[in-house]
Context: one part of a larger RNA
Parts: sequence; C1' cells; structure tokens
RNA sequence: GAGUAACGAUAAAACAGGUGAGAAACCUGUUCGCCGAAAAUCCAAGGGUUCCUGAGGAAGGUUAAUCCACUCAGGGUAAGUCGACCCCUAAGGCGAGGCCGAAAGGCGUAGCUGAUGGGAAGCGGGUUAAUAUUCCCGUACCACUUGAAUCGCGUUAUUAGCGAUGGGGUAACGUAGAAGGGUAAUUUAUCCGGGUGUUGGACGUCCCGGUUCAAGCAUGUAGGAGGGUGAUUUUGGCAAAUCCGGAUCACCAUUAACUCUGAGGUGUGAUGAGGAGCUUCUCCUUCGGGACAAGCGAACUAAAUGAUCCCAUGCUACCGAGAAAAACCUCUAGUGAGCUAUUCAGGUGAUCGUACCCUAAACCGACACGGGUAGAUGAGUAGAGAAUACUAAGGCGCUU
Repeated sequence: GAGUAACGAUAAAACAGGUGAGAAACCUGUUCGCCGAAAAUCCAAGGGUUCCUGAGGAAGGUUAAUCCACUCAGGGUAAGUCGACCCCUAAGGCGAGGCCGAAAGGCGUAGCUGAUGGGAAGCGGGUUAAUAUUCCCGUACCACUUGAAUCGCGUUAUUAGCGAUGGGGUAACGUAGAAGGGUAAUUUAUCCGGGUGUUGGACGUCCCGGUUCAAGCAUGUAGGAGGGUGAUUUUGGCAAAUCCGGAUCACCAUUAACUCUGAGGUGUGAUGAGGAGCUUCUCCUUCGGGACAAGCGAACUAAAUGAUCCCAUGCUACCGAGAAAAACCUCUAGUGAGCUAUUCAGGUGAUCGUACCCUAAACCGACACGGGUAGAUGAGUAGAGAAUACUAAGGCGCUU
C1' cells in the first nucleotide's frame, strides 16, 4: 500500500418470546421467500464415529456465537430369509505336466482363482434420544436333520431306494417395434367425523380432514408355448443307458384335447393391525393453545383416468445371429437291505457387515471450494413430455 480488496452463487428476510455476562446469525412460535426428475427420499462406491445425549468455548467456523460435522464425557449398529461369506463360472490372472529361452524368465493344456453375471427362503404393524425386512407383536417360508404313525414297495448280490467327478436336458440370454390384459398411482364421487366465523350473502350444488392394509395359503383367470400318447428299432452322445438324438409304425386330434407356463382378481390372512379425532394424567403457555404418556376410537366403498411397473426371458420383424458353469431334472456306471411318500411332533441354521453422510460442509477436488460422483422412487394443475411455470410431501433461506 491499507484498516483498502475480499468475506465464495442476488433463494430474503421480519417480528415476538426464551436462554444467556453478552443474541442480526442459537432455541420456540407466527408470517415471508426458495427448491420440488430436487436444493426431497433410499442406496452402491468412498469416508470411519462425522450418529444420539449431556457439558464446554482456547483453537477450527472467512464476522459474532450461548451454536456446530469443533473440544470433552457417556451411549448407540441385534438377521436361517437383506448383503457378504458360501456353490458356480466370464474377461483377466496364476498355472502341475508341456513347449520355448544364455540365466532371469516367456507362453500355455488340465486345473485353480476371479463378479460387474447364475444359484434356497419374509412380509405387515409397533417400538428407541440414537437400530430395525435384524428387537417386539401377528402371520409365513426355505435347507438340512431326528422320532412316531399310516399307505405302499422291496429283501435271488438285485427291476426297492439312493445315485455320479460320466451322458443328456434345462439354466440360456441380440436389436427394434406393435397390440392386448392388468396393477401401482392419481382424481372424483360415496361414506364417516368436525365446522358454519368480527362485514353483504351463506344449512348449502358450503368448508376442512379421513376413507388404509402385506407376504403367505387356496383358487388357476386374461393370456403365452409345444400337436399329444404308445410301441418297435439303433451308424451317434469317448464305457453304459430305460435318457437325448436318428428311423419306422399305431392311435387320438387339427378352432380341440393333453402338458407346461402365467400377471391380476377373488377368498383367507384380518373377531387382527392402522385410522381422523376424542378423553384423562403431567408439564409448558403469549390463555389462543402446545408437548409427552396412557386409554377409547368412526367410515374403511365405487367409478374414471392410468404407467417408463407386471404378464413378458412373451409376440412380430430384422441381420451384424446375439456368455459360461454350477444349482435343478433325467439316464445309466455304481452302491445297496431296508426304503420312498404323506401326516404329526421336534431340532439346527455359524461367521462378517448393519450407526451416520452419500448431487454432499462427512466422498474425489490443499478449503465447511459455484466443479465431479453408478443405481432406485419420483405426486398435483397446465402440457406430447422426466421440457417449462407454479405448487404437495419433504427440505432449505446458501456463516458476516
């Protein structure tokens, strides 16, 4: 220079009360303003206690601070079903033998590893200052396993049963488009509860609020796919096969039957839960009311619109022709003297994560930085629309 520039989006504050030594910024209340395909909610990665409560104010906070993601202390994360672990494989990695190479080492078969993919099973309500598909209540389901009863089958080293590290099926998949059936959701009406006010009108075609319920179990619909059943035979599937594939024949049938699949609806779940509101206790109060806890508790229906969600890994079209393996089913090889199925009564289900932030002041950017950050939900009026404008729920007014 200079007590100058600046104090980080021009979304905006005002008043009253409280606390306090001290209040423009903290708390409460009433208005105002801003976002609302977000500036709301959930969550992956990442962070790691930042979460909640009490206390504090040196430093951090671009100012003050009684406040805080700051300091101190205490508390908080509960799972058979959510995710991981686990079983399985892809690209990639490693790689017994093997091939190559002065050495180090390189490549690579079998195999192992490796999710961003495949594989069993849970929903609704309640509860905490802070967790909840984890606790509690109600109601389920899955895998493995024990015992009993019943109906059956078998006990000739085999035609009960189990069953591969083997065979086959399935798992199992592209892109685009169209139509249909539903549901979520929304709106309106109905019904229930309350109101009818200080000014002209107003018991009415008035105003306000609510009108909600899952998985599971039973039923098997709209629809979708395949012609179906049986017998004989056997170049194939590295051995075998009753399985798959091939061949032949018979019967039924062609809008059908049979088999598989399949949203939703209905019933049950629910004599339950929730529910506007009302009552009572305690506390606060600006006397209008508010907070907490307990108890009681109405209606709980219909129609219209209607998804980017479900049926659907469907259908149609097209060419660039669109993972694998396990689980599962089946077939034998094998094993094998008791065993399947159903019902009933039991048992087991370990370990790790779970708080909180997550378009952000908590992650990546040296900062409480106008940048960046995969996925899900995503209401109303107008609108083709997730554009845009104004709003709901919810959240903020961006620390001078």
The part of an RNA shown here (large-subunit ribosomal RNA, domain III) has 400 nucleotides and comes from a hydrothermal vent metagenome.